This is a predicted structure of a 134-nucleotide RNA (SAM riboswitch aptamer (S box leader)) from SAR202 cluster bacterium Io17-Chloro-G2. Model confidence (mean pLDDT): 80 of 100. Taxonomically the source falls in SAR202 cluster (Bacteria, Bacillati, Chloroflexota, Dehalococcoidia). Its Rfam family is "SAM riboswitch aptamer (S box leader)". Rfam links the family to the GO term regulation of gene expression. The sequence was found by an Rfam model in a public genome assembly.
Parts: sequence; C1' cells; structure tokens
RNA sequence: CCUUUAUACAGAACGGCGGAGGGGACGGCCCGACGAAGCCUAGCAACCGGUCCCGCCAGCGGUAAUAACUUGGGGGAUACGGUGCUAAUUCCGGCGUCUAAACCGGCAAUGCUGGUUAUGGCGAAAGAUGAGGG
Repeated sequence: CCUUUAUACAGAACGGCGGAGGGGACGGCCCGACGAAGCCUAGCAACCGGUCCCGCCAGCGGUAAUAACUUGGGGGAUACGGUGCUAAUUCCGGCGUCUAAACCGGCAAUGCUGGUUAUGGCGAAAGAUGAGGG
C1' cells in the first nucleotide's frame, strides 16, 4: 500500500507538563486562553488472546441408570497480555432509494391529477478501529 471481515445513539479526567490549535479532506456546524494538538498519568471495556465461574446447548466418555473426565458453542466475571478508545450518532451532509406534512401547477373542477422539496426511514461510498490474508 492492497484486500477480506466485524463494529459504531453505550462507556471513560474538575489531574500534571504543554502552549494554539482541533473535530480525516470538502461544505456546514461546533470545540478551544474558563487552555487546542501532543506527552504523562488516570480511566473505559469494543476487538483478539489469557485466567476464573455457570453447566444453558451439542458431542465425547462411562454406567443397570447416573456421575467424574473432556471438546466445541453459549452466558457471566476479570483489565493479566496485544490493540483501541475517553465533546457532539463515524458531529451532520454530499451518492442511491422509499415516504411527503408543505409548496407550485393542470383540469368542464370543491375533487382528480402532474411536479418540487427531508428537518424522516433504509442502503451505499468514504474514513476509523479490531481481527485475518497478500
């Protein structure tokens, strides 16, 4: 760098150093000297691994029938190892699609019909993080 796959409305600092920026880019809208980024510390617990518990499911095992033992799945706990994360839904939008309160229009017309629009729903794309592959 490419690629596969999972996840995202939960959770987490009133600390120290630091000094002007930050929220990926663009458009918005925000955060910031009542102190941004970054570093330290503290914390959270999403993913992978570990450990412990349950014994819920399937199997193994064995018996007269159970049970022990044991494998995988499931549920719970733990922050021990590897990452990650600690404003706002991935802060919102941009592409597609569904709906249309509202608005504009047509019609021998008080209803029928055409169009536009999301602040709404769903899905993509892109980015992020984990786990795997090249």